Transfer RNA from a Patescibacteria group bacterium, 72 nucleotides, folded computationally. Rfam family: tRNA. By type it is a transfer RNA.

RNA sequence: GGGCUCGUAGCUCAGUGGCAGAGCAGUCCCCUCAUAAGGGAUUGGUCGUAGGUUCGAACCCUACCGAGCCCA
Numbered sequence: 001g002g003g004c005u006c007g008u009a010g011c012u013c014a015g016u017g018g019c020a021g022a023g024c025a026g027u028c029c030c031c032u033c034a035u036a037a038g039g040g041a042u043u044g045g046u047c048g049u050a051g052g053u054u055c056g057a058a059c060c061c062u063a064c065c066g067a068g069c070c071c072a
Base pairs, nucleotide, nucleotide: 001071002070003069004068005067006066007065010024011023012022013021018055026042027041028040029039030038048064049063050062051061052060
C1' cells in the first nucleotide's frame, strides 16, 4: 500500500428498510435472624463520525475514524 470482517446499553451480543431489544451488571422491593441463591419491578442508547438514497435508515451506498485477520 491492497483486500476481507467487525463497530448497537457498563460488559457479551441479537436486530438485514416501518416503535432500538435480550442476558449479565446497576437501582428498588419481596424472601431470610442475616448473607448468598431465588422471585418481581425498574434505570440505562447522538446504533463509531459525516454525507447520500428513500415517504421512512442501526439496516442500502460513499468517504473517513477505530479494532482484528490475510496479501504484498